[in-house]
Context: one part of a larger RNA
Formats: sequence, structure tokens, C1' cells
RNA sequence: CGCAUAUGGUGGAUGCCUUGGCGACAACAGGCGAUGAAGGGCGUGGCAGCCUGCGAUAAGCCUCGGGGAGCUGGCAAGCAAGCUUUGAUCCGGGGAUUUCCGAAUGGGGGAACCCGAUCCGCGUAAGCGGAUCAUCAUUAUCUGAAUACAUAGGGUAAUGAAGCAAACCCAGCGAACUGAAACAUCUAAGUAGCUGGAGGAAAAGAAAUCAAUUGAGAUUCCGUUAGUAGCGGCGAGCGAACGCGGAGCAGCCAACAUUCUUUAGCACUUCUGUUUAGUAGAACGGCCUUGGAAAGGUCGGCCAUAGUGGGUGAUAGCCCCGUAUACGAAAAGCAGAGUGUGGAACUAGGUUUGUGAUAAGUAGGGCAGGACACGUGAUAUCCUGUUUGAAGAUGGGGGGACCACCCUCCAAGGCUAAAUACUCGUUGUCGACCGAUAGUGAACCAGUACCGUGAGGGAAAGGCGAAAAGAACCCCUGUAGGGGAGUGAAAUAGAACCUGAAACCGUAUGCGU
Repeated sequence: CGCAUAUGGUGGAUGCCUUGGCGACAACAGGCGAUGAAGGGCGUGGCAGCCUGCGAUAAGCCUCGGGGAGCUGGCAAGCAAGCUUUGAUCCGGGGAUUUCCGAAUGGGGGAACCCGAUCCGCGUAAGCGGAUCAUCAUUAUCUGAAUACAUAGGGUAAUGAAGCAAACCCAGCGAACUGAAACAUCUAAGUAGCUGGAGGAAAAGAAAUCAAUUGAGAUUCCGUUAGUAGCGGCGAGCGAACGCGGAGCAGCCAACAUUCUUUAGCACUUCUGUUUAGUAGAACGGCCUUGGAAAGGUCGGCCAUAGUGGGUGAUAGCCCCGUAUACGAAAAGCAGAGUGUGGAACUAGGUUUGUGAUAAGUAGGGCAGGACACGUGAUAUCCUGUUUGAAGAUGGGGGGACCACCCUCCAAGGCUAAAUACUCGUUGUCGACCGAUAGUGAACCAGUACCGUGAGGGAAAGGCGAAAAGAACCCCUGUAGGGGAGUGAAAUAGAACCUGAAACCGUAUGCGU
């Protein structure tokens, strides 16, 4: 040195586990903000580093309910001092307080800082305390130039706005990679992105619509029609509608005068349901058995509108928490119903009658673009820019060039629930979803440590044991490491702690060289 056997070290795979994730369903909620948000800085505990909570009233204050014996949040034990059946801690409703920054709004500013003005209160005073003071829009009002009236401008008051937030929605602006096997029309795509705006949904919406000689009767969404008709360097590709079947259905308003009425809103009260704490809740023992431990085994019972689930020293319907089921709210929110009030005082509606009105730089045309599945094409229809420019219900639009007949509808004003889209979030339930290189980036104090000037990038890291019983005491050479002793079922479970594979490194013995 090699081989073999045995036994270790190192290492952290594997197995088992799960506090964390992922997905789905149902219901709810769909906003918060000048009454100062979201998000932060700094404080706050007897001793206090971080997290959590809270805000100079600072792990809390008041009140109303629940609850019923311990409590002073977690890491995290200890000491000290207290509270509590005169009901604490804890849970829920309402209220108070709520520093500084932040839309940040008195002015400034390198966020969490600096510097003011006016009024009020206290004080002899120094000073202290409180309140107000941004901008813009609308409305009202007072003033008021050049310039006579006026207007511009200025002042005051009231009301509103602003900023944040995951997706969904509408609108404005709007790519490129890519595909066309290159590339320019085309495609990707009106996508990504940016901007503005709104709501719990948004948008659309009651025919100047379709249809075709029969007729239908607002919009939206789904299935089909159909990869059809078409469009297309007729390439790549793009791609309807009518009709049919469903979901869901709802229709309306308007000027002036007039008549009658009280339905709705609104306000008050009551009831019901529901949300935000909760309450009650059945039934088992022996030890003959193994074991450290019984829930296992065995023997004999019981409950079940409860044998979903979790825990307990192994596998428990009957030990514990629960579960089925039945109950429960002082207060606040939501939904619904009913009752009542005042009557014209406010808003709105309905009814009768009369007089009317029924949309003009519009429709259409020319030119240029855009949208329509439709790339200008024979191209109707719709929208916009520019330039033109009607008719007036004896009228006008459409029916895919255009014309006639015929059919159908009434533009140039407005509102409208449901069926549809989404999930930052709350509650409940579930999974032929993951099980620590998986599952969220994050099971652990993670958007942390760390990297970057910055935008931004972005980890690793779970498991002793049933219980700390976490090893008193002694020894060696040290607050390391170990040997005894002791605990424990087990210490090769000893905190570098379950299991403990492989690579890799030893030791002992045998054989070989």
C1' cells in the first nucleotide's frame, strides 16, 4: 500500500413529522382619507435588546355586554412590586386619548426638522397653553383700475376636491421582439407600457335596429351558427353576421299652465333575520397482558340527530377540547317587513285637461385618416379633421356600389336593475395539492442579512425528550474537550442534540505484496 472483517469519525441524504404555503367552493365585503389615510420616524414596561400592542392618558383610559379564577403579551426564565368573587386578566360593542413625518395644507426643508403671523386664556413679567392661518374649483357677497357705465383684478364666507389601494372596467396615447422560414403592406396588437376617470361592478341599453314578402322587437353574457361567408404581398395569417338554444329580463324622462292625489324618499317607533362576544351539550371500567407510559391486547359494558377533527407518555365514539343539536346581545352595523306622524314645510313621483315642442353648421357631399372580420376594393355603414352644406312628417334615415318599387325605422337630448368581470381582504369548509433543494422569495424576527451610487437584485436557516427530569458532585490541562457520578425507556436521545445513506478520513485484526 491492497483486499477482507469489525468498529469509529466526518457528512447530512433518506424515512417520519408540520407551525407554513398552494388551490378550490360558499357566504360576506368591495374601499380608506383634511374628523388628517396608506405607510413610516421616535417614543412607551420596575429591571427592557428585538417582536407585538399602544401614543406624553403611551403592552394602556372610560363605559356597556360576555365570562368566572386566576392575572401583570411573545422570545424568556428570574427578581421585585402589585391586581383579583366589591368579579381581575381575557373576549366583543361603543367612546376618549392618539407625539412627529407623510396628500401634509401657516412659510421653509436634505421626510420624521427649522422658522413664523393673528386671536383667545393664564401670568406683574419672562413666558406657558389653546385655536386659526396652503392651493384650486363652485356658489354667494363686498369692493374695484387703465376708462364714464362697466369689465379685468382684489377681499370675505360657505361647500367641495386633493392622496392611497390587488385585480376587474371605461377612455386618451401607444411600441418592439416575433411570424411571414429574408423583408417593406401585413402580423405580433390596439397587446405590453404610460396617462386620466369611475364603481362594487364598470361599460352598453329601450331601434333613424334587424329581417325579407314570413316576421322579430332594448342591452349584456354563454352555447351554436363556424373556422362557415368573407378579408388577405389571396402570403403568413385575420375572421364575422343573420338565425337558433339558453342565463337574465324593465322600462322610462323632458316646456308652460291647470286639476286631483299621497305612493316613494325623509323622520320616529316596533318586530324579524343576520354580523360583531358566547352558553348548554350523551356515553367506561377492571388489570388477567406487553410496556417507561395504554388510547394497544383481553374481559365485560354504555352513548349516538354526536363514530368530522384535534389533543392526551403508542392506535381513545364514551379522558380533555370539541362535534350533532338546541339556545344567546346591553351596544353597534346590515337587510327586510309592518306601523305611525306632519301635511305642502323640503325633494321627487303619479293623475286630468289644454297649448305646444320633438334636437342645424346637424344629416349628406368633396378631400384625408380611423373603426367596422372587410388591407380602397365595385365598398355600403359608423367616427374624426378640413372644406362645403339640406329637408322639416305632403319630410327624413336604412335595407352592402347605384336606381326604381316595396319593406322598415325616426338621427342630430338624457336616465335605467338583473344576467357578466375581478379578489388587496373577512368567515367557514374542503383537497387522488407540497412536505423543508418541495410548497410563497419568506414554516425560523424575510423582502430580513447581504450586494449595488441608484433603479434594483436578494439568500441561507425547521425537528433533544413524554416531561428539562438540560447532567448536582468529583477528576484530567482551559469558560474548550473529555472521563466518572446522576436523570431518563433510551445519552451512539447531551443541547454541534430524531433517523443518520454516500463520497471522504481513521483504528483493530487477518491475509497478501
A computed fold for a 513-nucleotide part of an RNA from Candidatus Kentrum sp. SD, annotated as large-subunit ribosomal RNA, domain I.
Rfam family: Bacterial large subunit ribosomal RNA.
Taxonomically the source falls in Candidatus Kentrum (Bacteria, Pseudomonadati, Pseudomonadota, Gammaproteobacteria).
Model confidence (mean pLDDT): 83 of 100.
RNAcentral holds the full RNA, with entries from ENA.